This is a predicted structure of a 75-nucleotide RNA (transfer RNA) from an uncultured Bacteroidales bacterium.
Its Rfam family is "tRNA". Rfam classes the family as a transfer RNA.
It was read from a public genome assembly.
RNA sequence: GGUCUCGUAGCUCAGUUGGUUAGUAGCACCUGACUCAUAAUCAGGGGGUCACAGGUUCAAGCCCUGUCGGGACCA
Repeated sequence: GGUCUCGUAGCUCAGUUGGUUAGUAGCACCUGACUCAUAAUCAGGGGGUCACAGGUUCAAGCCCUGUCGGGACCA
């Protein structure tokens, strides 16, 4: 340099051929209960510009283009 693939909460991910509102998701975090105290457990809570920019569409996390970043392969 080329091809393919991925980017959704602090982390790991679902969202299955575009359709009402982004998910009762797990872990983490915060508050409370329990405890002498901590952990565990239980109850409640907060947190998202769906990497960035543009395009298609009545409607985009989903389709198209470019850029950025991660990974695999080829040279």